[in-house]
RNA sequence: CCUGUGGGGGUGCUGUCGAACGGAGCCGGGGAACCACGUUCCCCCGGGGUGAAUCGGCGCCGGGCCGGCCGCGACAGCGGUCGGUGAAGCGCUGUAGGGCAUCUCUUCCGGCCCGAACCCGUCAGCUCACCCGGUAGGCGGUGUGAGGAAGAAGGA
Repeated sequence: CCUGUGGGGGUGCUGUCGAACGGAGCCGGGGAACCACGUUCCCCCGGGGUGAAUCGGCGCCGGGCCGGCCGCGACAGCGGUCGGUGAAGCGCUGUAGGGCAUCUCUUCCGGCCCGAACCCGUCAGCUCACCCGGUAGGCGGUGUGAGGAAGAAGGA
């Protein structure tokens, strides 16, 4: 969007309102063949999805792990201390990428921003048929005021 169905509410009546549903359009996930992946060694220990939201640097803090010394202990180990490595978290700063600007689209210059959050649950490459899900929420304006340049489309 379909003046779709419509419990219910309201009314003298109808319309408007409206739970819960259906359909269309748009979006996302699963899912063959073919193709891709596959082997060896070492380290680590999951992997995947939506989304623009990835990948770094510096700092703070610091689990766990490794080693030395001391003490207890028959051993295993435990405690303290020193050093190394350093997860997660937090802060700052860049960045792949994304957005905004008044008829629409594209490009360039300049300007202002974002660069998150969540989900699945040991499991998923692509993928015909087929199957499943979403279609919420928030913000701004009600004004002749709105950076510049070029092109295209459209209109008169």